[in-house]
This is a predicted structure of a 265-nucleotide RNA (Bacterial large signal recognition particle RNA). It matches the Rfam family "Bacterial large signal recognition particle RNA". It is annotated as a non-coding RNA gene. Rfam describes the family as follows. The signal recognition particle (SRP) is a universally conserved ribonucleoprotein involved in the co-translational targeting of proteins to membranes. Gene Ontology terms of the family: signal recognition particle, plasma membrane targeting and SRP-dependent cotranslational protein targeting to membrane, signal sequence recognition.
Order: sequence, then structure tokens, then C1' cells
RNA sequence: CUGUGAUAGGUGGGGAGUUAGCGGUGCCCUGUAUCUGCAAUCCGCUAUAGCAGAACCGAACGCUUUUCUCGGUGCCGAUCGUGGAAGGCAGCAUACGGCAAGGGAUGUUGAUAACAAGGUCUUAUGCAACGCACCCCUGCGAACCGUGUCAGGGUAGGGAUACAGCAGCACUAAACAGACAGGUGCGUGUGCCAUAAGGUAGCUUUGUCGGAGUCACCUGCCGUGUUAACGCUUCGGCAAUCGGCAACAAAAAAAGCCCUCACAG
Repeated sequence: CUGUGAUAGGUGGGGAGUUAGCGGUGCCCUGUAUCUGCAAUCCGCUAUAGCAGAACCGAACGCUUUUCUCGGUGCCGAUCGUGGAAGGCAGCAUACGGCAAGGGAUGUUGAUAACAAGGUCUUAUGCAACGCACCCCUGCGAACCGUGUCAGGGUAGGGAUACAGCAGCACUAAACAGACAGGUGCGUGUGCCAUAAGGUAGCUUUGUCGGAGUCACCUGCCGUGUUAACGCUUCGGCAAUCGGCAACAAAAAAAGCCCUCACAG
């Protein structure tokens, strides 16, 4: 120096969670780094912290530690967005009651108020209108079971004539139809037209008295409430960006360890 065999060492790591703690199965991230059995009401260990068994690489250049860390992870803070819950909460709105500052309307062609008499209101008795029905009026209207007249024909008679009586005609009953006027009856948010009684709370009219305000429509103010939405306050989510912290896979850098043993040539 080469070959063979063996040994140290290695054949992934991390996060959350679980655990007295450690590791694993399971979940997640990284990334490529053997297999089998056990294992989430868990499995196995004890700070040298999986147990049991097998296979492979094997001093290859590996192993250990530290630093850094693009990839990801977790936490904290800020900003912005997005929706959730609660609170009538000073807002925005809004209901009722009140005030009367501004505006407006009305008022010496007379306000608020007061007195009187009416209407509106209730009841009773009537009247008119209207509506409906009926009567009256007109028309039409009975093959036979209406009336009058009854041709023809029929019957009776010697005859004159008489009798019953169909059709026709006329007049009508029931039914049907029709218009003005008139009459009767029944009604009504029709007319307040009449009379009487009642009533004076509201509205309104007139007269008297009186002599300047009245209204609360709009804005404003006060009080008591209401609230879907907007606004405000509080709480807790989700996402994005920025900043910070923490550990960390792979890679990279540094240091350390190791570069062993046996046999053969």
C1' cells in the first nucleotide's frame, strides 16, 4: 500500500398534543434517510430514558457540539379589512305630552274668555221625497168545462114556430203585457220639513259683553318612552401586512472526536 473479516458509529429530524418525565404508534412540517411485532379507555422505558428481533453501510469520510438558517411552525404587538354578540347608548331617527324663542297662519272687517239662543245629538208623533208591492186605467185573452147573440145544421111540430146549441162575432174571468197621473200599504245613515220633550261634554252659527291676542303647522327646547338599519361603546373570532421573540428540518460554516482491531499478501 492492497484485500478479507470484525468492531465503534450509522440507517433521519422537528413541532403541537399526551406524560411526573423520555421515546414511540397517531396528527402536522421538513425532506428522502431499512424491515417486522407491540401501541390512544395506549405501548415500552427511567435523566445513559422505547422494548424485542432481523437486515444493510461501515472507519466510509463518518459522528458529536456550536453558529447561521432561505423552508416551514408557534407566540406577542401594531395597522387595515371582514363578518358575530351584547348594550337605547350622548348621536341619527321616531311616538306621546308640555313650552312658546324664531318662522308661519289668523286677528281692531274684533283674538282668548264669559253669557244667551240655535244647529249638530237622543226619543216620540206626523209630513214630503225615494224604493217596493197592490188597487185604478189600457191592451190582449176561453175549440169544450164563461155570458150575450147565435148563420149552417139537428130535434119537436101538419104548419106557424119553439127548443137545445157548434162555428163566427161581441163582452169578459184567470193569466200575461204596458205607460203618465191618482189612491193604499210597508220601509230608509232621503229631507231636518213640522210639533213636543230631553241634552250643553265636543264642534259650529248668531247676538251681547270685552279689548289683544290666538293657533302649535315648521324649526327649536324639555320630559317620558321605542329602535330594524347607520353611528358609538364593549367583548370575542377570521384573513392580510409589518415588526419582535422562541425553538427548529435540510443546506452551509467552525470546533472537537475518530482515522480502530485481527488476518493475509